[in-house]
Order: sequence, then C1' cells, then structure tokens
RNA sequence: GGUCGUAUAGUGUAACGGUUAGCACGUUCGGUUCUGAUCCGAGAAAUAUGAGUUCGAUUCUCAUUAUGACCU
Repeated sequence: GGUCGUAUAGUGUAACGGUUAGCACGUUCGGUUCUGAUCCGAGAAAUAUGAGUUCGAUUCUCAUUAUGACCU
C1' cells in the first nucleotide's frame, strides 16, 4: 500500500427497515438475615462519527475514525 471483517449500557451478547433497543453478569435501592452471602422485587445505564437512500435506519449505501485478520 491492497483486500476482507468488527464497532450496541461498566463487561459480554441479541435485534425481518416499523421493538418502550432485549438478555446475562455487574451496579443502585428495597425486602429477607443478628450481620454477610444466596434468594426475591424494583430502578438507572448503550447503537463510533459525518453524510445519503427511505414515510421510517441499530439494520441499506458512502466517507472518516478505531481495531483485527490476510496479502504485498
């Protein structure tokens, strides 16, 4: 330098173009307990950036950024 992937809560991981963006762990509050753990209930927390297509984009297209694999 080229080709191909990946980017979603703190972490991991889902999501036919129309979802309240889900689940697990973690976290906060409450219950349970003499205390703690376990268990139960409730909550907060996310779509890398910028354009485009579309009535509507996490999803499709382009560029950029970061990162990975391969080739040179």
Predicted 3D model of a 72-nucleotide RNA (transfer RNA) from Helicocarpus griseus UAMH5409. The RNAcentral record of the sequence draws on Rfam. The organism belongs to Helicocarpus griseus, within Eukaryota.